Transfer RNA from an Alphaproteobacteria bacterium, 74 nucleotides, folded computationally. The coordinates come from a structure-prediction model, not an experiment, and the mean pLDDT is 82. Rfam family: tRNA. The family's RNA type in Rfam is transfer RNA.
RNA sequence: CGGAAGGUGGCUCAGCCUGGUAGAGCACUACGUUCGGGACGUAGGGGUCGUCGGUUCGAAUCCGAUCCUUCCGA
Numbered sequence: 001c002g003g004a005a006g007g008u009g010g011c012u013c014a015g016c017c018u019g020g021u022a023g024a025g026c027a028c029u030a031c032g033u034u035c036g037g038g039a040c041g042u043a044g045g046g047g048u049c050g051u052c053g054g055u056u057c058g059a060a061u062c063c064g065a066u067c068c069u070u071c072c073g074a
Stems, first nucleotide, its partner, number of pairs: 001073007010026004020057001028044005050066005
């Protein structure tokens, strides 16, 4: 320098192809259960999707640029 894959709650990941209210598990908080802890049960909080633009009535999703990580090639 060229190419490919990935970036979404604290963590691990779905959702993207086919645009239409952002989800799951774990974790966290409160309460119940227990002598207590753990486990279990109930309820709850937390992200506007790497960043900046564009298209559209509407963008995590489509388009462009750019940043970061990994891999391949030179």